RNAcentral holds the full RNA, with entries from ENA and SILVA. A computed fold for a 546-nucleotide part of an RNA from Desulfosporosinus sp. MCF98, annotated as small-subunit ribosomal RNA, 5' domain.

Context: one part of a larger RNA
RNA sequence: GGGGCCGUGGCGGCGUGCUCACACAUGCAAGUCGAACGGAGAAUUUCAAUAAGUUUACUUAGAGAAAUUUUUAGUGGCGGACGGGUGAGUAACGCGUGGGUAACCUACCCAACAACCCGGGACAACCCUUGGAAACGAGGGCUAAUACCGGAUACGCUUAGAACUUGGCAUCAAGUUCUAAGGAAAGGUGGCCUCUGAAGAUGCUACCGAUGAUGGAUGGACCCGCGUCUGAUUAGCUAGUUGGUGGGGUAAAGGCCUACCAAGGCGACGAUCAGUAGCCGGCCUGAGAGGGUGAACGGCCACACUGGGACUGAGACACGGCCCAGACUCCUACGGGAGGCAGCAGUGGGGAAUCUUCCGCAAUGGACGAAAGUCUGACGGAGCAACGCCGCGUGUAUGAUGAAGGUCUUCGGAUUGUAAAGUACUGUCUUUGGGGAAGAAUGAUUGGUUUGAGAAUAUUGAGCCAAUAUGACGGUACCCAAGGAGGAAGCCCCGGCUAACUACGUGCCAGCAGCCGCGGUAAUACGUAGGGGGCGAGCGUUGUCC
Numbered sequence: 001g002g003g004g005c006c007g008u009g010g011c012g013g014c015g016u017g018c019u020c021a022c023a024c025a026u027g028c029a030a031g032u033c034g035a036a037c038g039g040a041g042a043a044u045u046u047c048a049a050u051a052a053g054u055u056u057a058c059u060u061a062g063a064g065a066a067a068u069u070u071u072u073a074g075u076g077g078c079g080g081a082c083g084g085g086u087g088a089g090u091a092a093c094g095c096g097u098g099g100g101u102a103a104c105c106u107a108c109c110c111a112a113c114a115a116c117c118c119g120g121g122a123c124a125a126c127c128c129u130u131g132g133a134a135a136c137g138a139g140g141g142c143u144a145a146u147a148c149c150g151g152a153u154a155c156g157c158u159u160a161g162a163a164c165u166u167g168g169c170a171u172c173a174a175g176u177u178c179u180a181a182g183g184a185a186a187g188g189u190g191g192c193c194u195c196u197g198a199a200g201a202u203g204c205u206a207c208c209g210a211u212g213a214u215g216g217a218u219g220g221a222c223c224c225g226c227g228u229c230u231g232a233u234u235a236g237c238u239a240g241u242u243g244g245u246g247g248g249g250u251a252a253a254g255g256c257c258u259a260c261c262a263a264g265g266c267g268a269c270g271a272u273c274a275g276u277a278g279c280c281g282g283c284c285u286g287a288g289a290g291g292g293u294g295a296a297c298g299g300c301c302a303c304a305c306u307g308g309g310a311c312u313g314a315g316a317c318a319c320g321g322c323c324c325a326g327a328c329u330c331c332u333a334c335g336g337g338a339g340g341c342a343g344c345a346g347u348g349g350g351g352a353a354u355c356u357u358c359c360g361c362a363a364u365g366g367a368c369g370a371a372a373g374u375c376u377g378a379c380g381g382a383g384c385a386a387c388g389c390c391g392c393g394u395g396u397a398u399g400a401u402g403a404a405g406g407u408c409u410u411c412g413g414a415u416u417g418u419a420a421a422g423u424a425c426u427g428u429c430u431u432u433g434g435g436g437a438a439g440a441a442u443g444a445u446u447g448g449u450u451u452g453a454g455a456a457u458a459u460u461g462a463g464c465c466a467a468u469a470u471g472a473c474g475g476u477a478c479c480c481a482a483g484g485a486g487g488a489a490g491c492c493c494c495g496g497c498u499a500a501c502u503a504c505g506u507g508c509c510a511g512c513a514g515c516c517g518c519g520g521u522a523a524u525a526c527g528u529a530g531g532g533g534g535c536g537a538g539c540g541u542u543g544u545c546c
Base pairs, nucleotide, nucleotide: 003542004541005540010392011391012390013389014388015387016385017384018350022348023347024346026345027344028343031078032077033076036075037074039072040071041070042069043068044067045066046065047064050061051060052059053058085303086302087301094228095227096226097225098224099223100222101221104220105219109216110215111214113212114211117151118150119149120148126141127140128139129138130137131136158180161178162177163176164175165174166173167172187208188207189206190205191204192203196201229275230274231273236266237265238264241263242262243261244260245259246258247257248256278300279299280298281297282293283292284291285290305326306325307324308323309322328339329338330337331336356382358381359380360379364378365376366375367374368373395425396424397423398422405416406415407414408413429487431482432481433480434479435478439473444468445467446466447465448464449463450462451461452460453459490535491534492533493532494531495516496515497514501530502529503528504527505526511518512517
C1' cells in the first nucleotide's frame, strides 16, 4: 500500500473493496405536467322524463342533464445531452499551462425595451372494417389544443447595394440613410364589475406561459506557444499530400469537401514505423534534487455488444433513442420478431483475490409542475470483509513463608517471580433493565401583519410573525442504574548484521537460511522445553514501489 497467503482474533469510529471493455437470469436505475388539449372512466351533490309500491301522503329505482372532486391511455410541452459507470481506444491540441476568436453558438435564468392582430386545414385518441402466432399494423369516418399552416404589423434583427464618420495588428470592426424577406400562444388559471356590453363575458385585472431584439450570466466550440514514455536491430515519409483560385458546407476559421492550377510539405532538434499508455490536481518515497504511480476524492477526455450512419433538438452523431451490417442469446404457428448491466444489487466464468438480489427519499442535489407533489440504486444510511488508518479494552493497588509446580544446577542454590494464591478496589468495553437525541426549518401548509401591482375589502409578488406536520438511519448515538474480574492474546524471533541463552534430542542425517553461512557426537544457527527479546488485535511471510 485498493494487495495475496497461513495460523490467530474482543469492541468502536472513519475510509476502502474484480483481474476478463468476458457472457448475463431477475428486480429496480427517467420521468413529469389535467393550471396546454379532446376524450374515456370513478365518486359526491342537485334537478329530473318515467316505472313500481301504497297507510293518497310519501318511499324506492331511475334514462338523462348540470356542478364539484378525482384517475388517466392518447395529442402536446419540458426533461431523457444532466446525474451514474468504465479505461477499451488514444503518444493526440487528448491532457496540463498560458493566450487568441476582428472566425463562433448558448434551452432554462437575470436586467431593461417593444409587441401580443386576422384567419385556415388536419392528425392521434375514439368509432367501424380488417391483417398477423406475436411484435406490430392497414383502410374508412369524427374531433381539440400552448400541435401544424397562411396573412398583417414591427425594431437597434438577417441578406444585398450605395454614400459618409470613427477606430484597429490584417482580412476588417462599430455607427447613419434607401430596397427585399422574416414573429407571436388571439394561450392557461384565479378574481372582479371601475369602463364596454343584455350577459356569470369576447371587458378589466393579477400571476404563469409564449414572441422579436439588446446586454449579462452559465455552459460549450475552434485555433496557437510551451510541456507530455520506449525503440535507429524503424531513415526516409507524404497525392487531398503542401499551397493558391472558384464553389460547397458548418454556429464558425480551415483541403473540412469538391473542380482547376502550381509542386510542394515533414525529417538525425528523430519524421515515418513499431511497442506501451487515458491525462492532470494529486498519492508513495526521499534531507533535497529526483524516482515511482495515476485506486479512492476532484477536473478534463474517450467509450457504451462490434463497426457504420444520420434524425430530433439550444445542446447528441445520444449507456437504459432510431436505422443498417456483423457476432451471440432468446421467442416463433417457420412467415417473422426481441435483446444489449463498462447504472445498483445479483449470477456464471476467469482468478491468489474484492461485498447485500438491503432501507429511505427524512437531509443535500436533480427533472417536471403555479403548487401540493411525483420520480430519483444520484445521494443519505444500514449489511459483509482486521483490507487500511486511528482509538479503547482484556483489569488496578497491595501481597515474600520469595508457596507449589516447571527449568537449570557447581546440589549450596538460581530462575520463572509480585508473577500466582490471598486481601482491598474499579466498572471502560461486554450483559440486563430504563430514559433517549442533534441532524428539521432560512424549506412546506394554514392564519395574521407590513409593503408593491391592482378600481378593489378579489387576487397576487416580496418581507416579517405565529401555529401545525414531517427522521430511512433507529429505540441508533448518548445518559442512568444493576451485576460481577467475571466474557476478551496472539504472532514472530533469540550466531553476526539485530534487541534477546541454556538444557535435551539429532549427528553433513533430519533440517535451517535475507546475506555471511549452520549441521560430520559436547550445535546459543536444526527439533523440543524452560527462559528471554520485539510487536500487539494483530503478527509473520510472499509479490510490488521508493
Annotation:
Model confidence (mean pLDDT): 80 of 100. The organism belongs to Desulfosporosinus, within Bacteria.